[in-house]
RNA sequence: CCCUGCGGGAGAGACCGGCUCGUGGAAGCCGGCGCCGAAGGCGCAACCGCCCCGGAAACGCUCAGGCAAAAGGACCGCAGGGG
Numbered sequence: 001c002c003c004u005g006c007g008g009g010a011g012a013g014a015c016c017g018g019c020u021c022g023u024g025g026a027a028g029c030c031g032g033c034g035c036c037g038a039a040g041g042c043g044c045a046a047c048c049g050c051c052c053c054g055g056a057a058a059c060g061c062u063c064a065g066g067c068a069a070a071a072g073g074a075c076c077g078c079a080g081g082g083g
Stems, first nucleotide, its partner, number of pairs: 001082008013033001015032006034067003040063001041061003047055003
């Protein structure tokens, strides 16, 4: 440095209309507006290095993703494995 397991882990409409489902809800699809940034991606470049040249953010953009729960989740802690 990478992988795996466990624990913690934020933000933002359970939005509106239509269709499907026996009804409702949820879910799925289509359309619309409003939002979030901590998967990813991109951009600037603070910063870092072996300072030629490279690496580069928690900053910015929202393409993607997300806006009840679930899932996911940068990052942190512990354990194991590999280089």